[in-house]
RNA sequence: GCCGCGGUAGCUCAGUGGUAGAGCAGACGCCUGAAGAGCGUCGUGUCGUCAGUUCGAUUCUGACUCGCGGCA
Numbered sequence: 001g002c003c004g005c006g007g008u009a010g011c012u013c014a015g016u017g018g019u020a021g022a023g024c025a026g027a028c029g030c031c032u033g034a035a036g037a038g039c040g041u042c043g044u045g046u047c048g049u050c051a052g053u054u055c056g057a058u059u060c061u062g063a064c065u066c067g068c069g070g071c072a
Base pairs, nucleotide, nucleotide: 001071002070003069004068005067006066007065010024011023012022013021018055026042027041028040029039030038048064049063050062051061052060
């Protein structure tokens, strides 16, 4: 330099046009002498950035940027 994949919650990841979810972690409550375990409730997010298409974009298109892999 070229090609491919990826960037979404604190972490690991779903979601592939119609106002964003799961598990873990965390907070509060119940339980306990206390704690752990268990049970109940709670999502905190400019969906990497900027443009474009569209009535509407996390999703489609382009550029840029960061990470990983491959080729040279």
This is a predicted structure of a 72-nucleotide RNA (transfer RNA) from a Candidatus Doudnabacteria bacterium. The coordinates come from a structure-prediction model, not an experiment, and the mean pLDDT is 80.